[in-house]
RNA sequence: GGGAACGUAGCCAAAUUGGGAAGGCACUGGUCUUGCAAACCAGAAAUUACGGGUUCGAGUCCCGUCGUUUCCA
Numbered sequence: 001g002g003g004a005a006c007g008u009a010g011c012c013a014a015a016u017u018g019g020g021a022a023g024g025c026a027c028u029g030g031u032c033u034u035g036c037a038a039a040c041c042a043g044a045a046a047u048u049a050c051g052g053g054u055u056c057g058a059g060u061c062c063c064g065u066c067g068u069u070u071c072c073a
Base pairs, nucleotide, nucleotide: 001072002071003070004069005068006067007066010025011024012023019056027043028042029041030040031039049065050064051063052062053061
């Protein structure tokens, strides 16, 4: 330099044919305990990498950019 795949909350990660962005861990509060942990209950946390396009509607389709992984040279 060229090809391919991937990018969603602090971490992991789902989302049927394009139609309301799930869940687990972690975090915060409460119950429990002398206290902590565990368990249980509740809660907060998302520019779906960035910029455009298509569409009534985009995490999903198209283009460009950036990053990661991998293959070729």